[in-house]
RNA sequence: UCGUUGGAGAGUUUGAUCCUGGCUCAGGACGAACGCUGGCGGCGUGCUUAACACAUGCAAGUCGAACGAGGUCCAUGAAGUAGCAAUACUUCGGAAGACCUAGUGGCGAACGGGUGCGUAACACGUGAGGAACUUGUCCCGGUCUCUGGGAUAACAGUUGGAAACGACUGCUAAUACCGGAUGACGUCGGAGCAUCGCAUGGUGCGCUGACGAAAGGGUUACUGGAUCGGGAGAGCCUCGCGGCCUAUCAGCUUGUUGGUGGGGUAACGGCCUACCAAGGCAUCGACGGGUAGCUGGUCUGAGAGGAUGAUCAGCCACACUGGGACUGAGACACGGCCCAGACUCCUACGGGAGGCAGCAGUCGGGAAUUUUGCGCAAUGGGCGAAAGCCUGACGCAGCAACGCCGCGUGCGGGAAGAAGGCUCUCGGGUUGUAAACCGCUUUCAGCAGGAACGAAAAUGACGGUACUUGCAGAAGAAGGUGCGGCCAACUACGUGCCAGCAGCCGCGGUGACACGUAGGCACCAAGCGUUGUCCGGAUUUAUUGGGCGUAAAGAGCUCGUAGGCGGUUCGGUAAGUCGGGUGUGAAAACUUUGGGCUCAACCCAAAGCCUGCAUCUGAUACUGCUGUGACUAGAGUUCGGUAGGGGAGCGGGGAAUUCCUAGUGUAGCGGUGAAAUGCGCAGAUAUUAGGAGGAACACCGGUGGCGAAGGCGCCGCUCUGGGCCGAUACUGACGCUGAGGAGCGAAAGCGUGGGUAGCAAACAGGAUUAGAUACCCUGGUAGUCCACGCCGUAAACGUUGGGCACUAGGUGUGGGUUUCAACCAACGAAAUCCGCGCCGUCGCUAACGCAUUAAGUGCCCCGCCUGGGGAGUACGAUCGCAAGAUUAAAACUCAAAGGAAUUGACGGGGGCCCGCACAAGCAGCGGAGCGUGUUGCUUAAUUCGAUGCAACGCGAAGAACCUUACCUGGGCUUGACAUGUACGGAAAAGCCGUAGAGAUACGGUGUCCUUCGGGGCCGUACACAGGUGGUGCAUGGCUGUCGUCAGCUCGUGUCGUGAGAUGUUGGGUUAAGUCCCGCAACGAGCGCAACCCUUAUCCUAUGUUACCUCGCAAGAGGGUCUCUUAGGAAACUGCCGGCGAUGAGCUGGAGGAAGGUGGGGACGACGUCAAGUCAUCAUGGCCCUUAUGUCCAGGGCUACACACGUGCUACAAUGGCUACUACAGAGGGAAGCAAGACCGCGAGGUGGAGCCAAUCCCUAAAGGCAUUCAUAGUUGGGAUCGGAGUCUGCAACUCGACUCCGUGAACCUGGAAUCGCUAGUAAUCGUGGAUCAGCUACGCCACGGUGAAUACGUUCCCGGGCCUUGUACACACCGCCCGUCACACCACGAAAGCCUGUUGUACCCGAAGCUGGUGAGCUAACCCGCAAGGGAGGCAGCCGUCUAAGGUAUGGCCGGUAAUUGGGGUGAAGUCGUAACAAGGUAGCCGUAGGGGAACCUGCGGCUGGAUCACCUCCUUU
Repeated sequence: UCGUUGGAGAGUUUGAUCCUGGCUCAGGACGAACGCUGGCGGCGUGCUUAACACAUGCAAGUCGAACGAGGUCCAUGAAGUAGCAAUACUUCGGAAGACCUAGUGGCGAACGGGUGCGUAACACGUGAGGAACUUGUCCCGGUCUCUGGGAUAACAGUUGGAAACGACUGCUAAUACCGGAUGACGUCGGAGCAUCGCAUGGUGCGCUGACGAAAGGGUUACUGGAUCGGGAGAGCCUCGCGGCCUAUCAGCUUGUUGGUGGGGUAACGGCCUACCAAGGCAUCGACGGGUAGCUGGUCUGAGAGGAUGAUCAGCCACACUGGGACUGAGACACGGCCCAGACUCCUACGGGAGGCAGCAGUCGGGAAUUUUGCGCAAUGGGCGAAAGCCUGACGCAGCAACGCCGCGUGCGGGAAGAAGGCUCUCGGGUUGUAAACCGCUUUCAGCAGGAACGAAAAUGACGGUACUUGCAGAAGAAGGUGCGGCCAACUACGUGCCAGCAGCCGCGGUGACACGUAGGCACCAAGCGUUGUCCGGAUUUAUUGGGCGUAAAGAGCUCGUAGGCGGUUCGGUAAGUCGGGUGUGAAAACUUUGGGCUCAACCCAAAGCCUGCAUCUGAUACUGCUGUGACUAGAGUUCGGUAGGGGAGCGGGGAAUUCCUAGUGUAGCGGUGAAAUGCGCAGAUAUUAGGAGGAACACCGGUGGCGAAGGCGCCGCUCUGGGCCGAUACUGACGCUGAGGAGCGAAAGCGUGGGUAGCAAACAGGAUUAGAUACCCUGGUAGUCCACGCCGUAAACGUUGGGCACUAGGUGUGGGUUUCAACCAACGAAAUCCGCGCCGUCGCUAACGCAUUAAGUGCCCCGCCUGGGGAGUACGAUCGCAAGAUUAAAACUCAAAGGAAUUGACGGGGGCCCGCACAAGCAGCGGAGCGUGUUGCUUAAUUCGAUGCAACGCGAAGAACCUUACCUGGGCUUGACAUGUACGGAAAAGCCGUAGAGAUACGGUGUCCUUCGGGGCCGUACACAGGUGGUGCAUGGCUGUCGUCAGCUCGUGUCGUGAGAUGUUGGGUUAAGUCCCGCAACGAGCGCAACCCUUAUCCUAUGUUACCUCGCAAGAGGGUCUCUUAGGAAACUGCCGGCGAUGAGCUGGAGGAAGGUGGGGACGACGUCAAGUCAUCAUGGCCCUUAUGUCCAGGGCUACACACGUGCUACAAUGGCUACUACAGAGGGAAGCAAGACCGCGAGGUGGAGCCAAUCCCUAAAGGCAUUCAUAGUUGGGAUCGGAGUCUGCAACUCGACUCCGUGAACCUGGAAUCGCUAGUAAUCGUGGAUCAGCUACGCCACGGUGAAUACGUUCCCGGGCCUUGUACACACCGCCCGUCACACCACGAAAGCCUGUUGUACCCGAAGCUGGUGAGCUAACCCGCAAGGGAGGCAGCCGUCUAAGGUAUGGCCGGUAAUUGGGGUGAAGUCGUAACAAGGUAGCCGUAGGGGAACCUGCGGCUGGAUCACCUCCUUU
């Protein structure tokens, strides 16, 4: 500088991630409809359904200047009446003229208007062609318009019929009809010349023969008629190309394809006909079926495309349904005719009439679509010379928010931020400048006045309209939807998985931003939402622009036809390709620019666009075509070698199993987790020898070999296919792929005939088990084997189609060749070609992974995929003997299904490690009696909570009343308790008495403090109190548990698309993520450890009440020790030896009071269990308020057939009883502990020294020493019961403890199962304390005394930690999940049949009509004839071909329906099992076959998409 104006995403699979993939949303559009709402105007649009049926009116007529006739008007005139008359009226007649009209005739009616049934076709679009054609009216040019004739409608008469409509007789005209003449010219025939082309041929020229025309009208301006040529426009025919679905339609066709003759047409043509030939079309989709008017355009889209074909415009088709022709320039004719059919109407029953898919309108159908309007003023059309007439075309108006566009519903000020509403933490916030109020304006609507353009002379439906002027007044004018995310916009109340919402995800089970309502807010706005449809987003059919190892997807393999693609070089050509020109690509539309309505919508003009087709011309790189062209690098042939389980047939071999015979030999064998069935004294198993028969070929054997795949393994022979290496010569692109097609194709299975040793579906028996149609065992038939023939499928897999080329390497192995080395041999090294493996760079991939054997980079060809389920199913078709295979849907249903990887969790996976986890021990529990707690049952109540471990001597460190929450009964209602306000009061409390079960009530007594304000107290009223009522799944706090297990995380960095990983893994070590080393990590935090307390030793200090000494004691003295209280020391693997990496550390030893954490305690990471607790306390919602609050009495929590947990006491002699006799620690003590003394058998009592405590008291037992008992239900054991007491307390009945006397139960060591404990521990023995009047304490928490046994070890059980692996789990194995059965609903398939529709075939009948024949009947024009008559021609009638509708018979196809039946899908917590996911407890899956309630099981072959262990091989590093 030029060109270009154009592309957005989100939600949803998961615990999270990436990918694949569907579903859904945001946008635009509409001839729309529905819901709510609704002021005005402009411009458009308006039966998408029943091409259903239609009342009524209108939509095509016109010409008297083609014709005859009729009618009306009318001058002069005649007659009559009235009048004196003028004149008026009536009747008759009526020239010229004007007007009207039925009929004849002409033109038009084939246009205009409607609709979209049919049609998949030259119907449409586009481009060509007609040398194969037609053309009224119109335009231009040439020539002519002469002369005759006979009828007929109208009309008149007669007559039929209900009508519609006729019949007969008679008359008449023409631009109606017919003959003759003429022929510029035309057509046809003949001979000829010239010229051109594209095959038939065309054109022009003159000559010649035959044939062929006409119409007049008119005020004289014209206008018509005939013929010929040309033009314009119109029509007809032919062809190329283009545009729907279906192959579950694959073969179709007999006028079919062609030819000849003939006919027919305006014209070519099987268009028709006779004959001849046998062709024609089709996988580049014929034929059939379904659907559909086509186009310009319209909607959408960045585009390419996709969808659509209303309005407007072009073409086509149709006009009640079907058929047919006539007329005409043009029709096989929407408002014409004939016939048939259905329907409707009229009828005198004989017969007739009709066709709104014209404009209005009606019924009906439907979710749904307007007025029976005005006008020919404009535009256009028909007729006419014209005036004019006609015109539901058209112009206008009406109705409808149906659409697009424009305008308005006010504007400015206004904070006491009013009231009201809503909300609230009660402070406020919000509605909100919004309103009120003040000022201003008047668009639109309203009222009134004026008033167009559209009209060129006249003429305006619209219309007194647009527009304009004036007037009044904020006046008359706002709704709809939404507010969880996507998606802009949030609160309150109500509801409580109900009612409901929902486009997808999803909300709702008592705090719902998701339901309903309200307030607020958001978005649009005379509309707003919803529904439906189309495009978009969706690159989700991918040309632009996708894929196929594991997500859906490579055919089991090969050969090969058509097709597609194709090496090097030269020449030609110019089809593809590229440039330029020409024609066409209608208008409208669209885009741009400009213009007109005030703007816009809308309208007008110009340009662009119309991406296309045809044609002319040029270029020749590439592709194509072409040349008896050329070449050799692809491919092939030849020669020489070479490896091999390649294939087929025939023959042979040994080992082993089984069987048979014989021998030896005796009682078992066999089998399993353990057994049993089975075999065996009729002699098995074992063993020896001999024999029979079938099948398979150990070792070698190997990610070794061969083959296209399936597959192939003893040895030899015969035949045979392919590969590899080396070499030279030859052929000369002969190649690659491959739709259809053909062949091969494991196992199982099928048929026929053999064979059968072993194995072994089915089957039988035995086990296992809840069952066991299985896994295990014993048997055993098909089958496995052979021959021939089928089947044609597998996880037929490398889940990877074939071919060619290119793109780092390393290493191993099989085959060949070459080089080096080598005397021979053996071993080697290097290079190269072809196979088979592993590792790995780039690159690719969602990741995993692939990686010269590609899943990399490219090219060519084929196959296949498009959400999951339904379903590889149904139906149909093909194949098969069958089993079945191949091809292959839909309804319905879900919002997912899926791939890879991540973190966890889990595993009847693996490895390592720990723990009183097991083991080794000790003592128990489970049995008895009793205590205590719980379940259950009971009850008026047995208050509530805790429920595996981690509830159950737990909350409760103490239920006779109280406690107490429960029950019964009796009371109170501002309350038993708190605060505040207002008013009032004079007492209140206490004491006494009465009634009562008591609360309470009544009476008496009694009388507070004060700064004089009042306080305290009482009563009344209002706010409020109160609740051990509910929710621990709304919460705080506290607690339990995993677990005192060693873990849990973070920052930065790095790796990964990401979730995440790394760190934290690894090698050692530890009690420990303790420490050391290593390491893409480096650090850090919470945990561990330590710091704290206690205990053990010593030192120093301290010294009463302790201690020591003396003393009977009071007391005195002392400062060693015990002890007390403080402060220190000490222990750290510090030292030594060994082991270890010289490390961390381990082990042994010394020293030491103590040794490797010295013992014990407190201390509990991130988190898990919606764990526990609303009844400790606190607390949000909810609930009760003369009661779910509160007071009182009594009762209950203590019940009792059972069951469980936890304890005590025992069962005895290591003991019991009795007597004597020692030794603690730690606590407690004033409403208390209580000594000595006395009384009582005793509990205890009396009394009270001492002690507010190192002083006094509570205060030991086992033990020791003796006696006795002698193995027994006892001198063990003490339950239970009776009696008598003691103590506490208001009170021991329900319901206390203790004492004494008597009684004297079970129990003789405890089944299955199970708990605790590793040292001052277990066991055993007592002691104290809290709570507390007393006690159920045998509980709990502390204290000391005496004082053991055992640990080989980590296989197993349980729990835990780390690493790894699998996973379909993530609510996380108490997971997930499969199938039958039962019930309900839904859609579909089959089905004896029944019924439509459509289509075919054969035959029958056959209208109208065209056509052919006939035409003895009838017949004006022309000819002959004087005439009669005849001829030509015509008509009726009749016959024939064709043929609609109809009929009969029989097929095909689509569909509807159906007793019954089959599977499928979906459903709430149904039934049976447990198949799959972990090694899922028998690894799973694929194909096939059999079996079984079911998932499934079993056989045969295959696969890894199998865990684990071991071995082998290979690889990596050194």
Predicted 3D model of a 1518-nucleotide RNA (small-subunit ribosomal RNA) from an Actinomycetota bacterium. The source organism's lineage runs through Bacteria, Bacillati and Actinomycetota. The RNAcentral record of the sequence draws on ENA and SILVA. The coordinates come from a structure-prediction model, not an experiment, and the mean pLDDT is 85. It matches the Rfam family "Bacterial small subunit ribosomal RNA".